[in-house]
Molecule: c-di-GMP-I riboswitch aptamer
Organism: Actinomycetota bacterium
Parts: sequence; C1' cells; structure tokens
RNA sequence: CCACGAAAAGGGCAAACCCGGGGAAACCCGGUGACGCAAAGCCACGGGCCUACCCCAAGGGCCGCUCUCCGGAGCAGCCGGCGGCAGGGCAGCCGGGCCGCCGAA
Repeated sequence: CCACGAAAAGGGCAAACCCGGGGAAACCCGGUGACGCAAAGCCACGGGCCUACCCCAAGGGCCGCUCUCCGGAGCAGCCGGCGGCAGGGCAGCCGGGCCGCCGAA
C1' cells in the first nucleotide's frame, strides 16, 4: 500500500414512532428519538423497488352536426375513467464508481 474487520481509543451516522415544514404522491428537510451501521459518507451508472401531477387511455355517460332505406351510420365536443407511463423518488435492496477514520490475525 492492497485486501480484510478482531480488540481498543477518539468520535460519527441515525430506523420506527411523534411534532413542524415542502410535495399530487412516493418521498424529502428540520426537531425529537435510537432499530441498527466500518462506509448507514457521496453519486441514480446497471438491476430492482416505490409513486403517477402532467400525458395517453379501455369500457361508460351527456350534448350537437351531417347523412339516412327511419332500422341506423359517420363525425366533433364535454364529463368521467379500468389501466399504462418517469421526466419524480429510494444510496438503510444488490452491484458499480469516487472519497475516507483506526488497526491485529
């Protein structure tokens, strides 16, 4: 130095719950609080997971126009919406990249 993580020291971070704020949501920020963590420091690059404002949209409903063999056919608008979608998130899901404290086998 690389790999690794026993012991110790100095310390570090902070899950859930609760409170305040942001956001459509996922989730994030601050406070409180510690389940845990040797990278639980940083980066959404690959996989995965979460969410679905916008957008698209099955089936349905309303209204109108045109044509009509009066049975209906075609077109346009509106309501609403099964479902789809990342351009939004998660680094405390895994891999990868960058950086870093201490120190035996």